[in-house]
Context: one part of a larger RNA
């Protein structure tokens, strides 16, 4: 000098765009953050112009594995770059073929009954795009190449949406290899599923991934093993560069969801607002037993130098469901708060010498500085204030939470401070103090004329900011 997710002190007019719990991955009151489909299904209720329309519990389908948050753990099962082969894929796109027949249940419901509650239990009975069986069967699967095996669902507004099998694609995901990526030798040896083989199991898939047997390997001063620290990258800051430091916001990847473990469902999870078990904690209880998880958006309390509203809207963009209308969406779009940062604008403009008053100084009864500064005169109308209106954000029948735009009115009014003035370093005098009180980034000032302390006048530098502290280069 530059920079910051900054904080603190003094001060503070407006707007635009960003940013805002860096500490306790410590604990959380309350509300909301994932639903949707009646054009899959039966029963029920409401309205009816008897044509029909509507509602929500339950079964069923799709979604809930996304979006959103955080960085605890992890030094390699991660990340980045470049290659690779032994894989999967719901929804979407392209192609081929098919969609025949039958059956038994069950929730809701009714009746009875247990429990304080959470929640059940028994009997009866009902539907389906829920479940099962038969048929059909290839370019699908297996194969000893002879053969064997495997599917489907209907709905409505009647031409659409679906369903089953299979080939390809796109996107997505899983897996492997090489190279690169912090400190420590006051860590020197480490390793028994360890290293490899055969066979088997398992997986979507390769593989000690797992197991049985066999062999004795494998890694290591080019740092194994151990310890510490840490999310990684694109990037960001600085610097002429090399480099050094860093990883807030935004994007990609990874990991996590009170702590630890486990599987279920599913195309996909070992699943933040799913399930089960154990621990800690909190709450309810009729003491028998139950309920919960803000590292989502707001918000509380705590911690801390320190970080916001328990706001508005689905109008836009995007997502889920639906044939659609539409519903949901604390994603998102906006507004609010904070000078936290960057940028822009303003706090007037022109004239105006009795060089006014006041204050300060001096060569002192007059000068000099503040200073065209003020008063005064003539104007302007940015911003803030008030009013009227509507191009645009709406590409689409409709639709604007907010934003934006145009015109008019009034009137200089409501809008300047902070630090510094010994040298470095731009800017000096007077008074007070007297090694005291104090200043200070370094050198150093202060012991009776202090340009260095304190006050005043004047000046200098920045300016809605200015300084200080902390941190990086």
């Nucleotide at each position: 000098g530059a920079u910051u997710g900054a904080a603190c002190g003094c001060u503070g007019g407006c707007g635009g765009c960003a940013u805002g719990g860096c500490u306790a991955a410590a604990a959380c009151a309350u509300g909301c953050a994932a639903g949707u489909c009646g054009a899959a299904c039966g029963a029920u209720c409401c309205c009816u112009u008897c044509g029909g329309g509507g509602a929500g519990a339950g079964u069923g389908g799709c979604g809930a594995a996304a979006g959103g948050g955080c960085g605890a753990g992890g030094a390699a099962u991660c990340c980045g770059a470049u290659c690779g082969a032994a894989u999967g894929u719901a929804c979407c796109c392209c192609g081929a073929g098919g969609u025949g027949g039958g059956g038994g249940a069950u929730a809701g419901c009714u009746u009875g009954u247990g429990g304080a509650a959470a929640c059940g239990c028994a009997a009866g009975g009902u539907a389906a795009u829920a479940c099962c069986c038969c048929a059909u069967a290839a370019u699908c699967u297996c194969u000893a190449c002879g053969g064997a095996g495997c599917a489907a669902a209907g709905g409505c507004u009647u031409g659409c949406c679906g369903c089953c099998u299979u080939g390809g694609g796109a996107g997505c995901a899983g897996c492997g290899a090489u190279c690169g990526a912090c400190c420590u030798a006051u860590c020197a040896g480490g390793u028994a599923g360890u290293u490899g083989g055969u066979g088997a199991g398992g997986u979507a898939a390769c593989g000690g991934c797992u197991c049985a047997c066999c062999a004795a390997g494998c890694c290591g001063a080019a740092g194994a093993c151990g310890g510490g620290u840490a999310g990684c990258g694109g990037g960001u800051g600085u610097g002429a560069g090399a480099g050094c430091a860093u990883g807030a916001c935004c994007c990609g990847c990874c990991g996590c969801a009170u702590c630890g473990g486990g599987a279920c469902u599913g195309a996909g999870a070992c699943a933040c607002u799913g399930c089960c078990c154990g621990g800690a904690c909190u709450c309810c209880u009729a003491c028998g037993g139950g309920a919960g998880g803000c590292u989502g958006c707001a918000g509380u309390a705590a911690c801390g130098a320190a970080u916001c509203u328990u706001c508005c809207g689905c109008a836009a963009u995007g997502g889920g469901c639906g044939a659609a209308a539409g519903c949901c969406u604390g994603a998102c779009g906006g507004a609010g708060c904070a000078a936290u940062g960057c940028c822009g604008c303003g706090u007037g403009u022109a004239g105006g010498a009795u060089g006014a008053a006041g204050c300060a100084u001096c060569u002192u009864c007059g000068a000099u500085g503040u200073g065209u500064a003020a008063a005064c005169u003539a104007c302007u109308g940015u911003c803030a204030g008030g009013g009227u209106c509507u191009a645009g954000c709406a590409a689409c029948c409709a639709u604007g939470a907010g934003c934006a735009g145009a015109c008019c009115c009034a009137g200089a009014g409501g809008a300047a401070g902070g630090g510094c003035c010994g040298g470095c370093u731009a800017a000096u005098u007077c008074a007070g103090u007297g090694c005291c009180a104090g200043c200070a980034g370094c050198c150093g000032c202060g012991g009776u004329a202090a340009u260095a302390c304190u006050g005043a006048a004047g000046g200098c530098c920045c300016a809605a900011g200015c300084g200080u502290u902390a941190a990086u280069c």

Record summary
Predicted 3D model of a 473-nucleotide part of an RNA (small-subunit ribosomal RNA, 5' domain) from an uncultured prokaryote. Rfam family: Bacterial small subunit ribosomal RNA. Its family is annotated with ribosome and structural constituent of ribosome in the Gene Ontology. Model confidence (mean pLDDT): 86 of 100.